This is a predicted structure of a 72-nucleotide RNA (transfer RNA) from a bacterium. It matches the Rfam family "tRNA". The family's RNA type in Rfam is transfer RNA. The sequence was found in a public genome assembly.
[in-house]
């Protein structure tokens, strides 16, 4: 320098261009001698950054940043 992959909730990860979800954690409640376990509920998001395409972008295009791998 070039190529490929990745970046989404506190963590691990989903998501055919059409209301961004799950599990775990944390919180509240129930259960009981108490804790744990179990059950229920509610909350939690500038989808890495900046542009573009589109009626509509986490998703498609361009550039950049960071991380992983590869070529030279």
């Nucleotide at each position: 320098u070039c190529c490929u992959c990745g970046a989404u909730a506190g963590c691990u990860c989903a998501a055919u261009g059409g209301u961004a979800g799950a599990g775990c954690a944390a919180c509240u409640c129930g259960c009981u001698g108490u804790u744990a376990a179990c059950g229920a509920g509610a909350a939690g998001g500038u989808u890495c950054u900046a542009g573009g395409u589109u009626c509509g972008a986490g998703u498609c295009c361009u550039a950049g940043u960071c991380g992983a791998g590869g070529a030279g």